RNA sequence: UCGCACGGCACGGGAGACUCUGUCGCAGGACAGGGCCGAAGGAGCAACCGCCCCGGUAAACUCUCAGGCGAACGGACCUGCCGCGCGA
Numbered sequence: 001u002c003g004c005a006c007g008g009c010a011c012g013g014g015a016g017a018c019u020c021u022g023u024c025g026c027a028g029g030a031c032a033g034g035g036c037c038g039a040a041g042g043a044g045c046a047a048c049c050g051c052c053c054c055g056g057u058a059a060a061c062u063c064u065c066a067g068g069c070g071a072a073c074g075g076a077c078c079u080g081c082c083g084c085g086c087g088a
Base pairs, nucleotide, nucleotide: 001088002087003086004085006083007082008081009080010079012078013077018034020033021032022031023030024029035069036068037067041065042063043062044061048056049055050054
């Protein structure tokens, strides 16, 4: 110097999904039911590996427990900076 992994920080970026029903309320709305979404978190597995049994093991795939469906907040992931470790 380059690559990879991890951590921290950022008034940096960052998607999807109700023109439904009922009750209450003057209203903004609130609550309940139904419907829906996937990108916090969680769960599942193909190839493969261990001789077999049986077990291990991935994702942005699948599920939708959790979360979410005005804005805000949050948000996987990406970008920048810093730190730390490994390799060349």